[in-house]
Context: one part of a larger RNA
RNA sequence: UGGUGCUGAAGGAACUCGGCAAAUUGCCUCCGUAACUUCGGGAGAAGGAGGCCCUCGGCUUGGGCAACCAGGUCGGGGGGGCACAGACUAGGGGGUAGCGACUGUUUACCUAAAACACAGGGCUCUGCGAAGCCGUAAGGCGACGUAUAGGGUCUGACGCCUGCCCGGUGCCGGAAGGUUAAGAGGAGAGGUGCAAGCUUUGAAUCGAAGCCCCGGUAAACGGCGGCCGUAACUAUAACGGUCCUAAGGUAGCGAAAUUCCUUGUCGGGUAAGUUCCGACCUGCACGAAUGGCGUAACGACUUCCCCGCUGUCUCCAGCACCUACUCA
Numbered sequence: 001u002g003g004u005g006c007u008g009a010a011g012g013a014a015c016u017c018g019g020c021a022a023a024u025u026g027c028c029u030c031c032g033u034a035a036c037u038u039c040g041g042g043a044g045a046a047g048g049a050g051g052c053c054c055u056c057g058g059c060u061u062g063g064g065c066a067a068c069c070a071g072g073u074c075g076g077g078g079g080g081g082c083a084c085a086g087a088c089u090a091g092g093g094g095g096u097a098g099c100g101a102c103u104g105u106u107u108a109c110c111u112a113a114a115a116c117a118c119a120g121g122g123c124u125c126u127g128c129g130a131a132g133c134c135g136u137a138a139g140g141c142g143a144c145g146u147a148u149a150g151g152g153u154c155u156g157a158c159g160c161c162u163g164c165c166c167g168g169u170g171c172c173g174g175a176a177g178g179u180u181a182a183g184a185g186g187a188g189a190g191g192u193g194c195a196a197g198c199u200u201u202g203a204a205u206c207g208a209a210g211c212c213c214c215g216g217u218a219a220a221c222g223g224c225g226g227c228c229g230u231a232a233c234u235a236u237a238a239c240g241g242u243c244c245u246a247a248g249g250u251a252g253c254g255a256a257a258u259u260c261c262u263u264g265u266c267g268g269g270u271a272a273g274u275u276c277c278g279a280c281c282u283g284c285a286c287g288a289a290u291g292g293c294g295u296a297a298c299g300a301c302u303u304c305c306c307c308g309c310u311g312u313c314u315c316c317a318g319c320a321c322c323u324a325c326u327c328a
Stems, first nucleotide, its partner, number of pairs: 002322007010314002014312001019309001027051005036041001038157001052079012080084001092307004097302002099299002104116002120155007132141003158294004163224003168221002170217005177212003183206002188201005225243005252286001253283001264280005
């Protein structure tokens, strides 16, 4: 010097990306507990008081014939210490917002999470020798199951909801028509031969699925406009015009885990706030199961604030042990 412990005047987060680390709290009994809420919860909310020893009295449990023994509980009086859950063990608390409902699961060895899963919801396939999957097959799983079942896929408790577009792509349906392979068919044509024939080629016509075509389907893949004008201050535009589209984004939310400009503007909090909370809406580039918006409870999640507490800091110091270092 470093490490691990311990202590610290005054201040008390001024430290720092951030209270990281440390400190505070900690047990039992009694009192007392808010918003909100799915009425279960939130709750150990928060916040208080008491706790040792001696002595007296009341009530009481078990055992015992009884004397009494072992306890419980309530009340009165007194005593000592800095300190009475005297050591050890042993929750800091509150408010706010985001995300995910929750308990769970995960990158064995840098990520535990708002990721995965999840009950619940939807779509779709499957009638049983099921669909799907493994296997060349036999065979097997599915399942000794049978549509209240099994597979695939999306969403993700609950509450309120889930708009418009089928033009493209996909899927489903469609006894017509068009196109269309092998094959069937053989009008004809060529080679050769005296010929019979052999051989090559070959037009119509008949030929599936598929594609074209006609419909359906978005909790299928996906998509959900522009310009110009207009009200008796101004501003704005309920209103009108026009172009394009398959249809032009409904509800709800919105500078958001999404907002570039941006530290937007206003309000709150601070003496001072690129963060935070509440609003506004000009949404660069939210938006409805790639779900939208809420939501009690829950979270080693993330944000901001407050109380308590502290060597995190102002600003460092001392002690103990280990190490390093110096000397022998």